[in-house]
The part of an RNA shown here (small-subunit ribosomal RNA, 3' minor domain) has 147 nucleotides and comes from Blastopirellula sp. The source organism's lineage runs through Bacteria, Pseudomonadati, Planctomycetia, Pirellulaceae and Blastopirellula. Model confidence (mean pLDDT): 83 of 100.
Context: one part of a larger RNA
RNA sequence: CACCGCCCGUCAAGCCACGAAAGUGGGGUGCACGCGAAGUCGCCAGGCCAACCCGCAAGGGAGGCAGGCGCCGAACGUGAAUUCCGCGAUUGGGACUAAGUCGUAACAAGGUAGCCGUAGGGGAACCUGCGGCUGGAUCACCUCCUU
Numbered sequence: 001c002a003c004c005g006c007c008c009g010u011c012a013a014g015c016c017a018c019g020a021a022a023g024u025g026g027g028g029u030g031c032a033c034g035c036g037a038a039g040u041c042g043c044c045a046g047g048c049c050a051a052c053c054c055g056c057a058a059g060g061g062a063g064g065c066a067g068g069c070g071c072c073g074a075a076c077g078u079g080a081a082u083u084c085c086g087c088g089a090u091u092g093g094g095a096c097u098a099a100g101u102c103g104u105a106a107c108a109a110g111g112u113a114g115c116c117g118u119a120g121g122g123g124a125a126c127c128u129g130c131g132g133c134u135g136g137a138u139c140a141c142c143u144c145c146u147u
Stems, first nucleotide, its partner, number of pairs: 003110001005107001008103002011100001013097002016094001018092003023087007031079004039072001041070004047065003052061003113134009
């Protein structure tokens, strides 16, 4: 910088973060089912064993061991559930960015006073209807205050 002022929204460009999104990658949690190591425990124990018991002995008993079966059981697998993080074509508005586009809504009575609520309509700011407010100018009148 003072109306040759201020200023609003769509559209276009750049950039940033966010939301939605078919889906996709990964993590946590608990559940169900399957499989089931080690090991304790239980049962079996026909195979094995110097010590204890019976027996002269052969052998038998007790006990122990291998082995077998079972319960529990880590890891693993499958299934559905729940929760968290990332990626995601596309999409939605938002913030920001001296000099882009269209108009001119608001600020003066801003050229249809403005604003609020609501409904409908419209490239956009917005327009129209209904109700409300004065934070409206102008003119007239009334009441009050001051000189």